[in-house]
Context: one part of a larger RNA
RNA sequence: CGCACGAAACUUGAGGAGAUUCAAUCUUAGUACGAAAGGACUUUAUUGGACUCAGCUCUGGUGUUCCAGUUGUCACGCUAGUGGCACGGCUGGGUAGCUAUCUGGGGAAUGGAUAAACGCUGAAAGCAUAUAAGCGUGAAGUCGGCUCCGAGAUUAGGUUUCGUUGCAGUAAUGCGAGAGUCCCCUGAUAGACAAUCAGGUUGAUAGGUCGUAUGUGUAAGGUCGGUAACGGCUUAAGCUAAACGAUACUAACGGACGAAUG
Numbered sequence: 001c002g003c004a005c006g007a008a009a010c011u012u013g014a015g016g017a018g019a020u021u022c023a024a025u026c027u028u029a030g031u032a033c034g035a036a037a038g039g040a041c042u043u044u045a046u047u048g049g050a051c052u053c054a055g056c057u058c059u060g061g062u063g064u065u066c067c068a069g070u071u072g073u074c075a076c077g078c079u080a081g082u083g084g085c086a087c088g089g090c091u092g093g094g095u096a097g098c099u100a101u102c103u104g105g106g107g108a109a110u111g112g113a114u115a116a117a118c119g120c121u122g123a124a125a126g127c128a129u130a131u132a133a134g135c136g137u138g139a140a141g142u143c144g145g146c147u148c149c150g151a152g153a154u155u156a157g158g159u160u161u162c163g164u165u166g167c168a169g170u171a172a173u174g175c176g177a178g179a180g181u182c183c184c185c186u187g188a189u190a191g192a193c194a195a196u197c198a199g200g201u202u203g204a205u206a207g208g209u210c211g212u213a214u215g216u217g218u219a220a221g222g223u224c225g226g227u228a229a230c231g232g233c234u235u236a237a238g239c240u241a242a243a244c245g246a247u248a249c250u251a252a253c254g255g256a257c258g259a260a261u262g
Base pairs, nucleotide, nucleotide: 001152005163006162007161008160009159010158011157015149016148017147018146021049022048023047024046025045033038051106052105053104054103055102059100060099061098062097066093067092068091069090070089071086072085073084074083075082076081111143112142117137118136119135120134166175167174168173180257181256182255183254184200185199186198187197188196205251206250207249208247209246210245211244212243215239216238221234222233223232224231225230
């Protein structure tokens, strides 16, 4: 831009893409078969490999924004307590998120038409013949069935809901209303940018604050004991990122477009 009014939502499915895998064990059965050795078709139940999709409850990893320990040195006048630098200085742990080696799911059932192959009826050719007319069985293959995309499918589909009008003016036109949308702003379940999604005071969208969870592991100060290093008590303390809940304290101000003559 188109889809012959303008919007919002839900859909149909032409067409396209993907997947449709392999093995073992049990049972049928040590049966059929076979002199024996050996050893099934078929059926049933289960497990695993690889592949694939999703997820973070568990097990782990990461987690330079959390906690603690500790070395050297410098600074805050000194002590104490902290901070800077040294690969995040090193070390031990670790929330959210991300993640696999972790967790869950999947390739199932059941059909259509067939290939090779095997048949029924059956003439030409009084027989025979699966074929000439006709009718069947039959594969991980094929078409469906399963998952995803999908009306620019220009053959542009369908359904539902919402909306279209006043004033001034002779007229041209101007102003206003209008379903809804956009810019703008706060952001994340989204993200290279667009887009998408959640919101914009009739508000919990983000930050802050309060509470909780989680992590770390008993802060500082004080006091007691010890010559001291240090230890005990106050104290399962103190601190705690991205998590959860609550709360308008801060920031979501403001502006435009917009439909029946092309």
The prediction has a mean pLDDT of 84. This is a predicted structure of a 262-nucleotide part of an RNA (large-subunit ribosomal RNA, domain VI) from a Planctomycetaceae bacterium. Rfam family: Bacterial large subunit ribosomal RNA. Lineage of the source: Bacteria > Planctomycetota > Planctomycetia > Planctomycetales > Planctomycetaceae.